[in-house]
RNA sequence: AGCCGUUCCGAGGGGGGCCGCACGAGCGGCUGAGAUACGGCUGACCGGCCGUGACCCUUGAACCUGAUCCGGGUCAUGCCGGCGUAGGGACGCGAACGGGCCGAAUU
Numbered sequence: 001a002g003c004c005g006u007u008c009c010g011a012g013g014g015g016g017g018c019c020g021c022a023c024g025a026g027c028g029g030c031u032g033a034g035a036u037a038c039g040g041c042u043g044a045c046c047g048g049c050c051g052u053g054a055c056c057c058u059u060g061a062a063c064c065u066g067a068u069c070c071g072g073g074u075c076a077u078g079c080c081g082g083c084g085u086a087g088g089g090a091c092g093c094g095a096a097c098g099g100g101c102c103g104a105a106u107u
Stems, first nucleotide, its partner, number of pairs: 003099006009092002011058004017030005037052006063088003069082004
C1' cells in the first nucleotide's frame, strides 16, 4: 500500500401510493427517508411532460420486473412478511478522519 468503517466531493440512478370529507380543488388521515415544493410547456382545471429542489440509492439492501403473485392485516393501499443469496439496475486507482495490517528505528 492493498483491506474495513464513517463523513464528504465529483458523477450518475430512482420513486411519489392509499383512505375520508359525494366528485374536482382544497383540507385532513395512513405508511415511509421521501407521497411533487417551485418554475415552464400543453388555452384554463385535472392529467401529462421538462427543468430545479427535498429525500433515498450507486452492486448486499434505492428502484423496476415476476405481479392482476402468495400469507397476514387494514376503511383502503407494496401496510407488514414471503418471493429474495431471484432477474434487471446507477461509480470514481476521488478526499479527510478512524480502525486494522505490514515495515523501520531506538530502548
Molecule: TPP riboswitch aptamer (THI element)
Organism: Enterovirga rhinocerotis